[in-house]
């Protein structure tokens, strides 16, 4: 795009067309072929006449019916069963017929004899009949006549005919002879699949002869020959009516044969013929079967695939209408008759055109309805409203074309004719004739009134939003949607596209270059046969000459119409018809070309082959022969082992092994040499020698003369394993046997071991049989190895140097290729010829056929099933690859945790709650830097309802606050008491009600924003321009060095840039300027001895500033770089020590309960108050602590040094009081002032003495302080008293590199009270790191990948269960069909033919004769039967795989 289409959903009107694609299933009814009296006899009814006994009869005319005869019925009309064929399309072609028509010639004389009908008996139920007598013709039959006709033995012989009538040149009839039409025959090319169908044929192929036919012909038969078709596709199966044409497509092509048109079969099914010009015959006959009807049961009818119609089958396909008025057809002289053809009309949106459902104006952009950021948008000019129109639909009126022939008058001409008459012909003219139909169409009228719908709307694909739903329900053509915010489902608004239609299904062609003739492939995506020889076949060098088959070209017939296309034209357009005109690429013939191929001659030497010299080889076959090595067998020497592994054992060995000498046997393989070396087609070939034996290559000459090149079938070789038969066996080794390893180990390892490997004969015939690359030939830049032969140069010498040829590698050039990569050995550029492919699994599986002994090989599907399988590269990731490199990662050390009591957070449990979150590193002394009430989000009981806070509006009241009273656990609830500013309006505040709305730690961190953690302070992450590549991406950034660092230096198709790194920022550490009070105190003075106080600012120190450190500087080392390494100065040396900072992005990590946020849910409750209560439970796990477990130590006494902090509701000194928490009371201090504050470990000094202790301090009694409204559930301290578990911690596992770990105490945050937590601050102060091999994380570069959710990936078979289609099966059933027999109806066509016999012949006649007929026989021969193959379904217990899931 297209449809003879079906279905949903809708539907206004007209034209044109189309309209059982299925059951070639069955059919009731009724029509679908008759017509002629001008071919016969007859002859009703009517009519006319006459008679008439009035009943009626004669006569005549007289488109009834029926008969006889004549034409037609063989066309028209419907189907497509069958057919793969000369069936059909073209184009020829001779051996034929043709009724009716035309055109020529000739006749058209004289007879006879019957049958219908009718009449009269009669049979049957019918249908149809049977006997006997009349009769007629254009029905039959002789006879005569024969130009031309046919047969001939060439003399001869045969063979017509009809009349009728309106009298005419009338219509007919016979016979020849052409013509025209139609028909039959033949013959070239064209005409679907299947080779898992390879052999087929006996009248089967030819000849003679005969018959037979309109005609050739084995169409038939007799006889003779053996022959005819087939890989160029016979046979056989399977499908199919063929074609102009249609439909698609640029075309080549493809796919298809509905209407129309041609041709063909067929007509209930099988057979057979008759009549005829023509049929083997739709609506004619016989005969058999099926299946239906009648019947009186003896018998009989029937054939819609004609037109309407019915049942039936299907997703489906129209009225049992009108009409011959037109075209056309039988049949007649004609009028006319008859025509389900046809012309019309009916039903269906089936299609194809055409019209309409209104024009125009019209912004308060109404009302409603969807969105909404609440502004507004948008339906939307669209409606309403005004002003028009009037196709279609209604009403009324009018009112066609299609019709002009024939006919028949009339008039004029011609013709014939004696004739102006008749009669025939022509021109003109008048009559008359329409189913459709009162229909087109025309005019009047009426009302915007009566007339719009389906699809879609995530991409593809034009066209978006809301609400519903919640991996539900459902979409889906493909990718794919739908698990709470769906432009994908429903549904609404909106839009978008098509419109009387629009969707979906089916089907066909295009895209699809995805079967590639135009116009594709084959290294690796599917896809070269394992390899050679060689058969048809295909293609083949170079010259001249002839042909003319192809091959070009000129011309001529054909290529029916219809259609396509063009042009005009005709209905208002258009669909849709008409008229001409091109085309039909074909196919025939005919005349010419002669490049090119091809044939036919002839010549060449360059392909290609002999011949001759050469050397080179693991080519291949036999047949000998050597020498190491293993193992075995004797001896010998010698003793406790060997032997084997990751360790080992199992083995062997004191019956003497291993080890080592000596000799012997036997079988296999042939180390070095050896080599991207050779050779062969390939598979493959390796010690040496001798024989037979292929090929290849070089070199320089003869010969032959296209001898060539591939090669489907075919036949031949073809590792390795395997098979068979004998043989043989040293080593090695499947199976097996043992010992190990393991969860397990039917393995890897070890010890044994036997098929086997060896030979010799046959077999199998495969392989990652690979260069994953077929053979052959030319042509197209180079470098460099090597193996062979050759030639030149130089030289004393070629092994060196140049250079021919052939064989082998590598690296490149063009071009080539998706790319990788090939690249004179092509995967370049071209020619020839094979052989193969055509998504993936199912499968190289079934079946069948074929080889094989078997294993099994070749050949080779389908059903189902998937939306992909694969290929090469790309960026990542990942690897029990690699290469380099860092990290307190390992090691090498030091101190922990795991064990104990306890603190605390978690898990699980309990619970009426034990509130939520966090969950591997990166949740667990995390949010909580502090849960008695409050916090508090959770439970329990009690209340409140515009609320406990906020806002805005209406309305009302007059209050609120304090204060009291009652009631209650309180919260509240009752209830007293009361305003305020303004002159007024009114205001202010408050409350009540009402209403917009508040409130919610209610859910969703997977809807967000902020903010964090985490790889990781790792050193990366990118980005512009250029360049490279089809891309995807590379490149920069990778490489050589360095560095802590992509830091920095060099190189480099890159050059710069951002964002990290680094440094600028804080502290700390030196030194320096300033400033000195609350700080210091060197020097003066004074002192209560206390920087105390005069004084001073020099030190300390505060603070603010500035100096210093930059590989600057010397040396090595390094590429004269970067940088490394030493070293000097220096307080400080290669980032100086710490701390702020965290890149692009990961992990849908965390946090709606910090806070902010969309959605959703709630709304006298999920909102809020309020008492109580829980967050604090406890059989038990688990993390992170703190305390210890003791002498490096407890306890006593004593006594030395700090940094950072923090105090006004505070921080609180001296004093008092208490054994002590602490009271009691207050001084100073808003702080370098006062105060918290005694630092402790440490030192010295004493004690304890190894013990569950003078360790250890839980536990638990009692007495007591503090804070707080309140310490019962549940704080903290204090004494007194009890005094548990613990003696150093399994597996496993954590920090920490220096002022670091260890230990030791101080502060402070929050906080009324309440730290073993957290964050800070100082003291004392170690050890140890060879190194990077291992484990973890990480950084670059690299190689592999089937991974991309990225190794916590992917991803294979079993085995269970569900379902699905397929194969195999003992068998059962069916259709097709082969042989053999049987059997025989009708029918032709022989024989026969005693019964039967009008025409003719002979006879006076009687009878005979010819001649036909029935009955009979044979030939074929349909259905039937009977037996037996083939071949093709269906089914089938059981059973195989196989797909899904």
């Nucleotide at each position: 795009a297209a449809c003879g289409a079906a279905c949903g959903c809708u539907g206004g009107c007209g034209g044109c067309a189309u309209g059982c694609c299925u059951a070639a299933c069955a059919c009731a009814u009724g029509c679908a072929a008759g017509u002629c009296g001008a071919a016969c006899g007859g002859g009703a009814a009517g009519c006319c006449a006459c008679c008439u006994u009035c009943g009626g009869g004669u006569g005549g005319u007289g488109g009834a019916g029926a008969g006889u005869g004549g034409c037609g019925c063989a066309c028209g009309g419907g189907u497509g069963a069958g057919u793969a064929a000369c069936g059909c399309g073209u184009g020829g072609g001779a051996a034929u017929c043709u009724g009716c028509c035309c055109u020529g010639g000739a006749g058209u004389g004289g007879g006879g004899g019957a049958c219908a009908a009718c009449c009269g008996c009669u049979g049957g139920a019918a249908a149809c009949g049977g006997c006997g007598g009349c009769u007629a013709a254009u029905a039959c039959c002789g006879c005569a006549u024969a130009c031309g006709c046919c047969c001939u033995u060439a003399g001869g012989g045969g063979g017509a005919a009809a009349g009728c009538u309106u009298u005419a040149u009338g219509c007919g009839c016979u016979c020849c002879a052409g013509g025209a039409u139609g028909a039959g025959c033949c013959c070239g090319c064209g005409u679907c699949g299947g080779a898992u169908u390879a052999g087929c044929u006996a009248g089967u192929u030819g000849g003679u002869g005969a018959g037979g036919u309109a005609a050739c012909g084995g169409c038939u038969c007799a006889c003779c020959a053996a022959g005819g078709c087939u890989u160029c596709g016979a046979u056989c199966c399977g499908u199919a009516g063929c074609u102009g044409g249609u439909c698609u497509g640029a075309g080549a092509g493809g796919a298809u044969g509905a209407u129309c048109a041609g041709c063909c079969a067929c007509a209930c099914u099988g057979g057979g013929a008759c009549u005829g010009a023509g049929a083997c015959a739709c609506g004619g006959c016989c005969c058999a079967g099926a299946c239906u009807c009648c019947u009186a049961c003896g018998g009989g009818a029937g054939g819609c695939a004609g037109c309407a119609g019915u049942g039936g089958g299907g997703a489906a396909u129209a009225u049992u209408g009108g009409g011959c008025a037109a075209u056309g057809g039988g049949c007649g002289a004609a009028a006319g008759c008859c025509u389900g053809a046809c012309c019309c009309a009916g039903c269906c949106a089936u299609g194809c055109c055409g019209c309409g459902u209104g024009a125009g104006u019209g912004a308060u952009g109404a009302a409603g309805g969807c969105c909404c950021u609440c502004g507004g948008g948008u339906c939307g000019u669209a409606a309403a409203g005004c002003u028009c129109u009037g196709u279609g639909g209604g009403g009324a009126g009018g009112g066609a074309c299609g019709a002009a022939a024939a006919a028949a008058c009339c008039g004029g001409u011609g013709g014939c004719c004696a004739a102006u008459a008749c009669c025939c012909g022509c021109c003109g003219g008048u009559u008359c004739u329409g189913a459709c139909g009162g229909u087109a169409c025309c005019u009047c009228u009426u009302u915007a009134g009566c007339a719009a719908g389906c699809a879609c709307c995530g991409g593809c694909u034009a066209a978006c939003u809301c609400c519903g739903u919640g991996c539900c329900a459902g979409c889906a053509g493909c990718c794919g949607c739908g698990g709470u915010a769906a432009u994908a489902c429903g549904g609404a608004g909106g839009g978008u596209g098509c419109a009387a239609a629009c969707g979906u299904u089916g089907c066909u062609c295009g895209g699809a270059a995805u079967u590639a003739u135009u116009g594709g492939g084959c290294g690796u995506a599917a896809a070269g046969c394992g390899c050679g020889c060689g058969u048809a076949g295909g293609c083949g060098g170079u010259c001249c000459g002839g042909u003319a088959a192809g091959u070009c070209g000129g011309g001529u017939g054909u290529g029916a119409a219809a259609g396509c296309c063009c042009u005009c034209g005709g209905c208002u357009c258009a669909a849709c018809c008409g008229a001409g005109g091109a085309a039909g690429u074909g196919c025939a013939c005919u005349c010419g070309a002669a490049a090119c191929u091809g044939c036919c001659g002839g010549a060449c030497u360059u392909g290609a082959a002999u011949a001759u010299g050469g050397g080179a080889g693991a080519g291949g076959g036999a047949u000998g022969c050597g020498g190491a090595a293993u193992u075995c067998c004797a001896g010998g020497u010698g003793u406790a082992g060997c032997g084997g592994u990751g360790a080992a054992a199992u083995g062997c060995g004191u019956a003497g092994a291993u080890a080592u000498c000596u000799g012997g046997a036997g079988g296999a393989a042939c180390a070095c040499c050896c080599g991207u070396g050779g050779c062969g087609a390939a598979g493959g070939c390796g010690g040496c020698a001798u024989c037979c034996u292929g090929g290849a290559c070089c070199g320089g000459u003869c010969u032959u003369g296209a001898c060539g090149c591939u090669g489907a079938g075919g036949a031949g070789c073809g590792a390795a394993a395997g098979c068979u038969a004998g043989g043989g066996u040293a080593g090695c080794a499947a199976a097996c046997g043992g010992g190990a390893u393991u969860a397990g180990a039917u393995a890897c390892c070890c010890c044994g071991g036997u098929a086997g490997u060896c030979c010799u004969a046959g077999c199998c015939c495969u392989a990652a049989a690979c260069g994953a690359u077929g053979a052959a030939u030319g042509c197209u830049u180079g470098g460099u190895g090597u193996g062979g032969c050759g030639g030149g140069u130089a030289u004393c010498g070629a092994u060196c140097c140049c250079u021919g040829c052939c064989g082998u590698g590598c690296c490149g050039u063009a071009g080539c290729u998706a790319a990788c990569g090939c690249g004179u050995u092509a995967a370049g550029c071209a020619u020839u010829c094979c052989g193969c492919c055509u998504g993936g699994g199912g499968a190289g599986u079934a079946c069948g056929g074929u080889c094989g002994c078997a294993a099994g090989g070749c050949u080779g599907a389908a059903a189902c099933u998937c939306a992909a399988a694969g290929g090469a590269a790309u960026u990542g990731a990942c690897g029990g690859g690699g290469g380099c490199c860092c990290g307190c990662a390992c090691a090498a050390g030091c101190g922990g945790u795991g064990g104990a009591g306890c603190a605390u957070g978690u898990g699980g449990u309990u619970u009426a709650a034990u509130u939520c979150g966090a969950c591997g590193c990166a949740a667990c002394g995390c949010g909580a830097a502090g849960a008695a009430c409050c916090u508090u989000a959770c439970c329990c009981a009690g209340g409140c309802u515009u609320g406990a806070a906020g806002u805005g509006c209406g309305a009302g009241u007059g209050a609120u606050c304090a204060u009291c009273g009652g009631u209650g656990a309180a919260a509240g609830c009752c209830g007293a008491c009361u305003u305020c500013c303004g002159c007024a309006a009114g205001g202010a505040c408050a409350c009540u009600c009402g209403u917009a709305g508040a409130g919610g730690u209610g859910c969703u961190g997977c809807a967000u924003g902020g903010c964090u953690g985490u790889c990781g302070u790792c050193a990366g992450c990118u980005c512009g321009u250029g360049u490279c590549g089809u891309g995807a991406g590379a490149u920069g950034u990778u490489g050589g060095g360095u560095u802590a660092a992509g830091u920095c230096c060099c190189g480099c198709a890159a050059c710069g840039a951002g964002c990290g790194c680094a440094a600028c920022c804080c502290u700390u550490g030196u030194c320096u300027g300033c400033u000195g009070u609350u700080g210091c105190c060197a020097u003066c003075a004074g002192u209560u001895c206390g920087g105390c106080u005069g004084g001073g600012c020099a030190c300390u120190c505060u603070g603010c500033g500035g100096a210093g450190a930059c590989u600057g500087c010397c040396g090595g080392u390094g590429a004269u770089a970067a940088a490394c390494c030493g070293g000097a100065g220096g307080a400080a040396g290669g980032u100086g020590g710490g701390g702020a900072u965290g890149a692009c992005g990961u992990c849908a990590a965390g946090u709606c309960a910090g806070c902010a946020u969309g959605g959703c849910c709630u709304u006298u409750a999920u909102g809020u108050c309020u008492g109580g209560g829980g967050c604090u439970a406890c059989a038990c796990a688990c993390g992170u602590g703190c305390u210890a477990c003791a002498a490096u130590g407890g306890c006593c006494g004593g006594u030395a040094c700090a940094g950072a902090g923090c105090g006004c509701u505070g921080c609180g000194a001296u004093c008092c009081c208490g054994c002590g928490a602490g009271g009691g009371g207050g001084a100073g201090c808003u702080a370098a002032u006062c105060g918290c504050a005694c630092a402790a470990a440490g030192c010295c000094g004493g004690u304890c003495u190894c013990a569950g202790u003078u360790c250890g301090g839980a536990u638990u009694g009692c007495a007591g302080g503090c804070u707080g409204c309140a310490a019962c559930c549940c704080g903290c301290c204090u004494g007194c008293a009890u005094g548990a578990a613990g003696u150093u911690g399994g597996a496993a596992u954590c920090g920490c590199u220096a002022g670091u770990a260890a230990u030791c105490g101080c502060g402070g945050a929050u906080c009324a009270g309440c730290a073993u937590g957290c964050c800070g601050c100082g003291g004392u102060g170690a050890a140890u790191a060879c190194g990077u091999u291992c484990c973890c994380g990480g950084g670059c570069c690299u190689u592999g990948u089937a991974c991309a959710c990225a190794c916590c990936g992917c991803c294979c078979g079993u085995c269970a269960c569900a379902u699905c289609a397929c194969g195999a099966a003992a068998g059962c059933u069916g259709g097709c069909u082969g042989u053999a027999c049987u059997a025989g109806a009708a029918a032709u066509c022989g024989c026969c033919g005693a019964g039967c016999u009008a025409a003719c012949c002979c006879g006076c006649a009687a009878g005979g004769g010819a001649g036909g007929c029935a009955a009979g026989c044979g030939c074929c021969u349909a259905a039937g039967g009977u037996a037996u193959g083939g071949u093709u379904g269906g089914u089938g217990a059981u059973u195989g795989g196989g797909g899904u899931g």
Molecule: small-subunit ribosomal RNA
Organism: uncultured bacterium